[in-house]
RNA sequence: ACCGACAAAGGCAAACCUUUCGAAAGGAAGGGACGCAAAGUCAUGGGCCUAAAAUCCUGUAAGGGAUUAAGGCUGCCAGGCUGCCGAAG
Numbered sequence: 001a002c003c004g005a006c007a008a009a010g011g012c013a014a015a016c017c018u019u020u021c022g023a024a025a026g027g028a029a030g031g032g033a034c035g036c037a038a039a040g041u042c043a044u045g046g047g048c049c050u051a052a053a054a055u056c057c058u059g060u061a062a063g064g065g066a067u068u069a070a071g072g073c074u075g076c077c078a079g080g081c082u083g084c085c086g087a088a089g
Base pairs, nucleotide, nucleotide: 002089003086004085011036012035016031017030018029019028020027021026034075040081041080042079044078045077046076047073048072049071050070054067055066056065057064058063
């Protein structure tokens, strides 16, 4: 250094519930633990989600549909940066 133990110390926290922000996806805080050796961090590439507004289609209308600016997810996969511990190999 790779690697990652039925090791030690510590850490994070899915679903769900409550409050709150948002049009929505989703975010924040508290409770809660399914899991996690980067489940620390960065929306950079791919992927996924939303689409109030805008444009278009449809419709007498109400409404419905498509695309997209934009927004979101890193606990989907890569990549960048950083990092605790130390058995075996």